[in-house]
RNA sequence: UUCUUAUCAAGAGUGGCUGAGGGACUGGCCCUAUGAUGCCCGGCAACCUUUAACAUAUAUCGUUAAAAGGUGCUAAUUCCAGUUAAGAUGAGAG
Numbered sequence: 001u002u003c004u005u006a007u008c009a010a011g012a013g014u015g016g017c018u019g020a021g022g023g024a025c026u027g028g029c030c031c032u033a034u035g036a037u038g039c040c041c042g043g044c045a046a047c048c049u050u051u052a053a054c055a056u057a058u059a060u061c062g063u064u065a066a067a068a069g070g071u072g073c074u075a076a077u078u079c080c081a082g083u084u085a086a087g088a089u090g091a092g093a094g
Base pairs, nucleotide, nucleotide: 001094002093003092004091005090006089007088008087013041015040016039017038021031022030023029025082026081027080028079042074043073044072047070048069049068050066051065052064053063054062078086
């Protein structure tokens, strides 16, 4: 970078440093020196791994819980509208 698949109305900061943009794109509408962005810390969540219990009865699958590891997320329904479109994230494949 391409393809497949699942999810995207819930949840999460009166923190530290930085210092001007940000919300993918177009059009809107917003956020922002009462601090954008980025990093750190904290937190949320439960996609994958792991652990425990239960169920099923051979398909290596399902349910519940925990939150240790890999990610992710932490203004507004993916902020709204936009093509059987696009984007984001996880898992898998080339």
A computed fold for a 94-nucleotide RNA from Culicoidibacter larvae, annotated as SAM riboswitch aptamer (S box leader).
The sequence is in RNAcentral, with records from Rfam.
Of the family's consensus pairs, 86% are formed in the model.